[in-house]
RNA sequence: GCGGCCAUGGUACAGUGGUAGCACGUGAGCUUCCCAAGCUCGAGACCCGGGUUCGAUUCCCGGUGGCCGCA
Numbered sequence: 001g002c003g004g005c006c007a008u009g010g011u012a013c014a015g016u017g018g019u020a021g022c023a024c025g026u027g028a029g030c031u032u033c034c035c036a037a038g039c040u041c042g043a044g045a046c047c048c049g050g051g052u053u054c055g056a057u058u059c060c061c062g063g064u065g066g067c068c069g070c071a
Base pairs, nucleotide, nucleotide: 001070002069003068004067005066006065007064010024011023013021018054026042027041028040029039030038047063048062049061050060051059
């Protein structure tokens, strides 16, 4: 330098056009003599800029970062 894949709560991952979910973690409550465990409720995220579309996390273009391969 070229090509491919990836980027979503604090972490690890789903979701692939119609208002984003699970687990762990975290806050509050219940339970307990206390802790842990368990149960209930809550907060918290689509890498950035454009385009297409009635509507974009999703499709297209560019950028940034990471991983892999080639040179």

Background: RNAcentral holds the sequence, with entries from ENA. This is a predicted structure of a 71-nucleotide RNA (transfer RNA) from a Microcaldota archaeon. Its mean pLDDT, the model's own confidence on a scale to 100, is 84. It matches the Rfam family "tRNA". Gene Ontology term of the family: triplet codon-amino acid adaptor activity. Rfam classes the family as a transfer RNA. The organism belongs to Microcaldota, within Archaea.